[in-house]
RNA sequence: GGUAUGCUUAACACAUGCAAGGCAAGCGAGCGAAACUGUACUUGUACAGUCUAGCCAGCGCCGGACGGGUGAGUAACACGUAAGAACCUACCUUUAGGAGGAGGAUAACAACUGGAAACGGUUGCUAAUACUCCAUAUGCUGAGGAGUGAAACCCUUUCAGGGGCCUAAAGACGGGCUUGCGGCUGAUUAGCUAGUUGGUGAGGUAAUGGCUUACCAAGGCGACGAUCAGUAGCUGGUCUGAGAGGACGAUCAGCCACACUGGGACUGAGACACGGCCCAGACUCCUACGGGAGGCAGCAGUGAGGAAUUUUCCGCAAUGGGUGAAAGCCUGACGGAGCAAUACCGCGUGAAGGAUGACGGCCCGUGGGUUGUAAACUUCUUUUCUCAAGGAUGAAUACUGACAUUAUUUGAGGAAUAAGCAUCGACUAACUCCGUGCCAGCAGUCGCGGUAAUACGGGGGAUGCAAGCGUUAUCCGGAAUGAUUGGGCGUAAAGAGUCUGUAGGCGGUUUUUCAAGUCUGGUGUCAAAGACUAGGGCUUAACCCUGGGUCGGCAGCGGAAACUAGAAAACUUGAGUACGGUAGAGGUAGAGGGAAUUCCCAGUGUAACGGUGAAAUGUGUAGAGAUUGGGAGGAACACCAACGGCGAAAGCACUCUACUGGGCCGAAACUGACGCUGAGAGACGAAAGCUAGAGUAGCGAAUAUGAUUAGAUACCAUAGUAGUUCUAGCUGUAAACGAUGGAUACUAAGUAUUGGGUGAUUCAAAACAUUCAGUAUUGUAGCUAACGCGUUAAGUAUCCCGCCUGGGGAGUAUGCUCGCAAGGGUGAAACUCAAAGGAAUUGACGGGGGCUCGCACAAGCAGUGGAGCAUGUGGUUUAAUUCGAUGAUACGCGAAGAACCUUACCAAGGUUUGACAUGUCACGCCGAGUCGCGAAAGUGACUCUUUUGCUGCUGGACUGAGUCCGGCAUUAAGCAACGUGAACACAGGUGGUGCAUGGUUGUCGUCAGCUCGUGCCGUGAGGUGUUAGGUUAAGUCCUGCAACGAGCGCAACCCUUAUCGACUAGUUGCCAUUUGGGAAACUAGCGAGACUGCCGGUGAUAAGCCGGAGGACGGUGAGGAUGACGUCAAAUCAGCAUGCCCCUUACAUCUUGGGCUACACACGUGCUACAAUGGCUGGGACAAUGGGAUGCAACUUCGCGAGAAGAAGCCAACCUCAAAAACCCAGUCUUAGUUCGGAUUGCAGGCUGCAACUCGCCUGUAUGAAGCCGGAAUUGCUAGUAAUCGCUGGUCAGCAAUACAGCGGUGAAUACGUUCCCGAGCCUUGUACACACCGCCCGUCACACCAUGGAAGUUGGUUCCGCCCGAAGUCGUGGAUCUAACCUUUUGGAAGAAAGCGCCUACGGUGUAACUAGUAACUAUGGUGAAGUCGUAACAAGGUAUCCGUACUGGAAGGUGUGGAUUGGAAUACCUCCUUU
Repeated sequence: GGUAUGCUUAACACAUGCAAGGCAAGCGAGCGAAACUGUACUUGUACAGUCUAGCCAGCGCCGGACGGGUGAGUAACACGUAAGAACCUACCUUUAGGAGGAGGAUAACAACUGGAAACGGUUGCUAAUACUCCAUAUGCUGAGGAGUGAAACCCUUUCAGGGGCCUAAAGACGGGCUUGCGGCUGAUUAGCUAGUUGGUGAGGUAAUGGCUUACCAAGGCGACGAUCAGUAGCUGGUCUGAGAGGACGAUCAGCCACACUGGGACUGAGACACGGCCCAGACUCCUACGGGAGGCAGCAGUGAGGAAUUUUCCGCAAUGGGUGAAAGCCUGACGGAGCAAUACCGCGUGAAGGAUGACGGCCCGUGGGUUGUAAACUUCUUUUCUCAAGGAUGAAUACUGACAUUAUUUGAGGAAUAAGCAUCGACUAACUCCGUGCCAGCAGUCGCGGUAAUACGGGGGAUGCAAGCGUUAUCCGGAAUGAUUGGGCGUAAAGAGUCUGUAGGCGGUUUUUCAAGUCUGGUGUCAAAGACUAGGGCUUAACCCUGGGUCGGCAGCGGAAACUAGAAAACUUGAGUACGGUAGAGGUAGAGGGAAUUCCCAGUGUAACGGUGAAAUGUGUAGAGAUUGGGAGGAACACCAACGGCGAAAGCACUCUACUGGGCCGAAACUGACGCUGAGAGACGAAAGCUAGAGUAGCGAAUAUGAUUAGAUACCAUAGUAGUUCUAGCUGUAAACGAUGGAUACUAAGUAUUGGGUGAUUCAAAACAUUCAGUAUUGUAGCUAACGCGUUAAGUAUCCCGCCUGGGGAGUAUGCUCGCAAGGGUGAAACUCAAAGGAAUUGACGGGGGCUCGCACAAGCAGUGGAGCAUGUGGUUUAAUUCGAUGAUACGCGAAGAACCUUACCAAGGUUUGACAUGUCACGCCGAGUCGCGAAAGUGACUCUUUUGCUGCUGGACUGAGUCCGGCAUUAAGCAACGUGAACACAGGUGGUGCAUGGUUGUCGUCAGCUCGUGCCGUGAGGUGUUAGGUUAAGUCCUGCAACGAGCGCAACCCUUAUCGACUAGUUGCCAUUUGGGAAACUAGCGAGACUGCCGGUGAUAAGCCGGAGGACGGUGAGGAUGACGUCAAAUCAGCAUGCCCCUUACAUCUUGGGCUACACACGUGCUACAAUGGCUGGGACAAUGGGAUGCAACUUCGCGAGAAGAAGCCAACCUCAAAAACCCAGUCUUAGUUCGGAUUGCAGGCUGCAACUCGCCUGUAUGAAGCCGGAAUUGCUAGUAAUCGCUGGUCAGCAAUACAGCGGUGAAUACGUUCCCGAGCCUUGUACACACCGCCCGUCACACCAUGGAAGUUGGUUCCGCCCGAAGUCGUGGAUCUAACCUUUUGGAAGAAAGCGCCUACGGUGUAACUAGUAACUAUGGUGAAGUCGUAACAAGGUAUCCGUACUGGAAGGUGUGGAUUGGAAUACCUCCUUU
């Protein structure tokens, strides 16, 4: 810019203007230019008259029934489609004919008059294409005689003029009426209907008809859904979809309905009339209070409502309409413009070049990257824009163009006027930084956010679309998620508890016929527009125009005859009847029987019985229990007995009898499709329960008591009432299950069994073969999500019925219905969640199972737990008691050593480029000493020395180069080192985060496991291998096997140790003793040796196991190192490293002092003990590993001693620490708080160290506490082990070491065994667990919020029915009233009008009822809600298996009784069956 569209809500109320008028060529008045005439005179003016054009209220005619609006009502012949007969139709067209004669009024107007107004009243005058009468007629009525019935003129008119009028017959257009079929929801609406259905007569209408009325009959509609209720204008079409369908009904077009609400008629061709009338009602306005006026769901516009929808515009130029003869007039229809990115279409916002890739922004690994040729800049273009000039088509058509300052053309100007929105975790195209820190927020679904957020907010960048973009709402799709196309029902939601049978649906074989269904060919129609398609017109497109045609619907007309239906005839296979057999817990009734329990009586007999995990309540000396005999009564029927039988299911079992139903087999006589299923309906229907009566042995809800328990309204026990039994009724439900509806047909096999038949065989039976009918089991094809089903289908097909559509709410509420009740049947919604569920898989777990192992238990030894002390931890305290480690797997741990230091903590005092690193600049050149202040760090003053290396000269030592040690010079400059000062980059942090990390470590566990490749199996997750049978310490090995191989683990290889060697080597060792030696012994290297190798047994001819021989060692010889995949967000940021965050005159750093050593208490780990297997005294003997120069120190002297003073040796197989102790011998002690035990404390000393107070160790002497073997509980250890004895080392000035790491000495006991505790491995099983049992999870109660039900009532709406009132109005009536036309002749008649009356009837009133909506004290239930209370019901055998129905009962989950599921239970045993051998 073009083209469309624009109150979806209040059919809510409306100010103002406009939207329907026209005709003088129908009529009479009135006004009246021009012209003419007259008069007056001012000679072009005024007045008067006649009156043309023109204007105009009124009468008359046509139109206001069209056009325009809206969708309230309507579930209806309203609409759509296809037909029909009993109708009307102004204007228009065609045809035929006609228009003769006569008459009386009336509006306008005038006068008078009422009223505020609106509007009238009375009297008088007048015209017509107004009105009336007579005549005529191809018309109409009537069986007929006969009757009835029209008309109008106008126009200065060349003429056979123009326009009208009347009648009749046609047409066209439009309308009225009838019918078939079609299109919403609800049965928690099942019965509705009295003019109702039909008939006859009459009336009425344009016309049929109960349309109306009188009478007669009793019909009509309905499960194929009447009636009622809710919702809704219908259609062409629109949106979507592959289609079938689903949703919708704006614009445009057809029909209908409505016009403030309700009722009514009038006029007219047509209305019961949007801009007409009357009445009633509500509302608004005017008023003089008497009375009047109004109806935007026409166009604009206003208010209101709302998330939301435009200008009080221009024009009749075009198209169309009304009127008129026409000119014309009218037209908010219409043509246009305006507003709105509301939709669709088109166009642009510049193009080309332009890198040192500018600045800026953002990121960064600091190198750079990106924004980005993007910009700047250069050249160019002008769609669009602005200005100016020209300028159409739309007019057929002469005057006449709203649009229009149009479209469009030309010229000029200048990159000028023109880019946003959303998104960036996945779905879904597009990623980074900062901020925030489960906050703020996001979110369509999953979900994101708790300090490194691609998800929040911002920045940069990117992606998508683009004058738009995103959100919201709605509809269709995807959704096969209501399945006709095109779903399901064993376990996921879903087969009715079972059967009989009505309607309905479906139905065997043959022939003929018919042509309803079916197929096929014509015909008519399904308006136009739209959709499709071929073209055309606007520059293109959207848009518009022209032509064409398919499928499909409905109705006619032909044809075909296979199939279905109908008709007729036949058949025998389906079905049934009769006949002959046969099995059975099939049913009902009656009779009989024995065993057992209980009770009663009697005998014998004495103290217990009974019951349980263990007990108790209970019974018993008034004689129980036990035992013997007799009796009573009720209920149930052992063995046989069997995945055996019968029945529709529920169910049915001692025996016999009576009556009775059904099945199966055989043969083939009869009927001749008689069949299958089955909505409603009916019958039966376990247990529990109810009513009435009877009965009651045992059992046994409730109840009582005893136990158990934290409690125990339970499980166990003792009692025990209803009930369980029978009769007559009711109830009508179960896990009423095969969780599998019924019927028919077809589709491999094997095995077992029940009841028949046949064959062959047999004396008979059994067994065998075969065939029907059942019942089980394995299994092929096929099916299934899988599990599984599999001729008894869950396979392949057909028919019929029932049922399902996410979980919860809920089988609840409400309504109806059945029931005596309990309750049953039918059966929602609000709200809430994103799941609930099935089958299978892998794990984990089980108060499931099997197998196996471990100092796991058992068998033993020694302990811990009690005491005192040491040490660590918790707690408490404190200025600080630094920090970490916290079940096993923290607690003598980090710490192999806190007086200062360490040290991280506290107090106080200092420093600020810093105690430490690198870089820059300046000055100086190191340094040493003394003094003042100070707690020290530090700071200030003074003095001394003038200095190191390199470069120069020179001396010496060693020497191959060269190196080392001196001396001199220091003059000049510099470098390096060092010190001081300055400014900044930076240093520094034992500050945080082990849940950001690396590395390291603990633990399961030195347990035997963990995996992979290829193949195979499974839709898949996954499985197999890795399971099985044996065996092993071992996934160690063997055998088997849809597996074959391989890897990390196991084992072995490594180290130590035990034995040996004509081996090698040897000092400081050993032996000898001086000079040596390699036999033995020593050291340390090399090598040998052990492998189930040999024998026997066993095993499977295996692997292996058992025993034996030999051997130093025998079955991995012993010990160590070695730690699979992984688990615990295990531990550590304080060992180290490190991301991010935080501090920077401090969270850095220095110093002094203090603290880490506190002390009511609790715990862990140890030491020493409690004594005689001992203590003490004296004497005597035997090791190994190790350490030593800031060191170990012999030896001598001193000291009671710790130690001190001297001092040889040793850098160590040499010297030394160094004494080993338990042990042995002798003596003493004699059972006691001791000659046990040594804590605690006093005094006196020693050592280390600047320093020993807080806070070290040791010695001597004195003191001499608790403790006499340790409760519950609990630890270690299987052989050179436990126990016991001492020795050494690291750290270290010293040491709080009783610790830790090592060394040797002495040196046991026990193991039946795997039931149990703990842990582990493998297989299997169950699971509602997967954060994996420390799991999951149920219900009451309490609190908050939300939704809903009930409810005394209360407030509305809708509707039915009865009654009252009864406006306007049609119709009927209308004696008494009034009246011009016609007739009579005057009295009147005909006809008309009006009042009045009657029927009907709107609004209104009243009474009962039904339906529906809102609200309500109170009350009930449900749902939801990080951390409330009580228990623990379920999931494993969930600790009493669970669940279903029912009854009782309890705070609650729940418990118990009874029947059932015999499972949707585990395990075990037995039996049966199947498979393999």